[in-house]
Context: one part of a larger RNA
């Protein structure tokens, strides 16, 4: 000198884009962070119409609001952390005839006939979990056909599936089954790279390899039985320390060091350990069980809870914000859409914590004024600084007007093509839809609201007077202070940088 997710001392006008729990992966009140589909399903309410009526209503259709329920799809994304890990964890190149594979897209083929349960209601029990009666339906749930281009095969064969909805109308529209190929995505192996320590030298018995099996979506001691007795190490094993890893970031002329914060990719973690269920797809952050710590609630019998999600709160710490607004935009679940949900996003709010930009005026103006500080007392300097005149209006301020993130979707109407069509495609008009911000432009009005901070022996740009006397004190280093101190403190002056300026910490 460059830098930083800084922090502290002083000062502090305004904007734009970045960025802000680095310590206790302590410990949480409270809200909100994933739900959606009535074009899969049954029920029930108003209100409309029928028909009886003892005028109290009662039954039949129709109709579907809201809340729950079966049910499919998501909930394995998206969002936060980096404790663990030196390891095929990641990086880069490779293999997969050892592999899965929802949604998606192309192609072929298919959707035929039956059956029985359940929640839902009601009643019991402080809650919670549950029990008990009766009872209905599907795109839930099972049977049987039908079977190849698909599985197995001893080459004779055997095996395996499905559902509908809307609608006045389905080969035509949304779904359902099968198989092939494709796209994404993953999962598995390997070669090479990947920090310090020998004051760690020896290490291993599912160990190392082999038969035969079981398991997996697969290969494989991955597990299990026999056998055999091997694997690995000074080219550093084993053991301890330390740490997620790349793209990158900082610095460097540059090899290189040093580093992984913000974004992207990948691992891995979800109160601490195990465990598996569902599932296309996890052993699952806001599912499930079982311990165990801590918390809460009880009518004592039992239960419940997990912010390393977004805000917020205690601690601990030098130190790090608002319990804000909106689905406008991107963009993701779901839905035929209309829409509905989304602290992903997008925005606004705080911090000068970074970067850049812009003002704190402009010209003119010597009796060189006063005031201050030196002084050889003659004068010098502060200093054209200031007053005073003239002007200008840039941010702030008040007021008004405007362009932009909005283009799509959808709605309504028209015209054309797609053989009919409830599906679709192009033009067109017309109409919706901004949380939040504004660029810029006009008008007012007035210099008015806007300058510190370090340093002034040498290093290094800038000095003199006082006050202090080895005291009180400075100090990066060399060194200053002991009665004239350019080095402490003050004042005036001047140096350097400026909304900052230095200290302190790290890295180069």
């Nucleotide at each position: 000198g460059a830098a930083u997710g800084a922090a502290c001392g002083u000062u502090g006008g305004c904007g734009g884009c970045g960025u802000g729990g680095a310590u206790u992966a302590g410990g949480c009140a409270u809200g909100c962070a994933a739900g959606u589909c009535g074009c899969g399903c049954g029920a029930c309410a108003a209100g409309c119409a029928g028909u009886c009526u003892u005028c109290g209503g009662a039954c039949u259709g129709u109709g579907g609001a809201g809340g729950a329920g079966c049910g499919g799809c998501g909930a394995a994304a998206g969002g936060g952390a980096g404790a663990g890990u030196a390891a095929c964890g990641c990086g880069u190149g490779g293999a997969u005839c050892a592999c899965c594979a929802c949604c998606c897209c192309u192609c072929a083929g298919g959707c035929c006939c039956g059956g029985g349960a359940u929640a839902a209601u009601g009643c019991c029990c402080a809650a919670a979990a549950g029990g008990c009666a009766g009872g209905u339906a599907a795109u839930a749930c099972c049977g049987g056909a039908u079977a190849a281009u698909g599985u197995c095969c001893c080459c004779g064969g055997a095996c395996c599936a499905a559902a509908g909805a809307u609608g006045a109308g389905a080969u035509u529209u949304c779904g359902c089954c099968u198989g092939a190929g494709g796209a994404c995505g993953g999962g598995u192996c390997c070669g090479c790279g990947u920090c310090c320590u020998a004051u760690u030298a020896g290490c291993u018995u599912g160990u190392u390899g082999g038969u035969g099996g079981g398991g997996u979506a697969a290969c494989g001691g991955c597990c299990c039985a026999c056998c055999a007795a091997g694997g690995c190490a000074a080219c550093g094993a084993u053991g301890g320390g330390u740490a997620c890893c790349g793209g990158g970031c900082g610095u460097g002329a540059g090899a290189g060091c040093g580093u992984g914060g913000c974004c992207c990719g990948g691992c891995u973690c979800a109160c601490u350990g195990g465990g598996a269920c569902u599932g296309a797809g996890a052993c699952a952050c806001u599912g499930c069980c079982c311990a165990g710590a801590c918390a809460c609630c009880u009518a004592c019998g039992g239960g419940c809870g997990g912010c390393u999600g977004c805000a917020g709160u205690c601690g601990a710490g030098a130190a790090u914000c608002u319990u804000c607004g909106g689905c406008a935009a991107u963009g993701g679940g779901c839905g035929c859409a209309a829409g509905c949900c989304c602290g992903a996003c997008c925005g606004a709010g705080c911090g000068a914590c970074g970067c850049c930009g812009c003002g704190u005026g402009c010209g003119g103006g010597a009796u060189g004024a006063a005031g201050g500080c030196c002084u050889u007392c003659g004068g010098g300097u502060u200093g054209u600084a200031a007053a005073c005149c003239g002007c200008u209006g840039u941010c702030a301020g008040a007021g008004g007007g405007g362009a932009u993130g909005a283009a799509a979707u959808g709605c309504u109407g028209g015209a054309g093509g797609g053989u009919u069509c409830u599906c679709u495609c192009u033009c067109u008009a017309g109409u919706u839809u901004g949380a939040c911000a504004u660029a810029u432009c006009c008008u007012c009005a007035g210099a008015g609201g806007a300058a510190g901070u370090a340093c002034g022996g040498g290093c290094u740009a800038a000095g003199u007077u006082c006050g202090u006397g080895c005291c009180a004190g400075c100090a990066g280093c060399c060194g200053c202070g002991g009665u004239a101190a350019c080095a402490c403190g003050a004042a005036c002056c001047g140096u350097a940088c400026a909304a900052a300026c230095g200290u302190u910490a790290u890295u180069c």
Description: This is a predicted structure of a 508-nucleotide part of an RNA (small-subunit ribosomal RNA, 5' domain) from a metagenome. The RNAcentral record of the full RNA draws on SILVA. The coordinates come from a structure-prediction model, not an experiment, and the mean pLDDT is 82. Its Rfam family is "Bacterial small subunit ribosomal RNA". Gene Ontology terms of the family: ribosome and structural constituent of ribosome.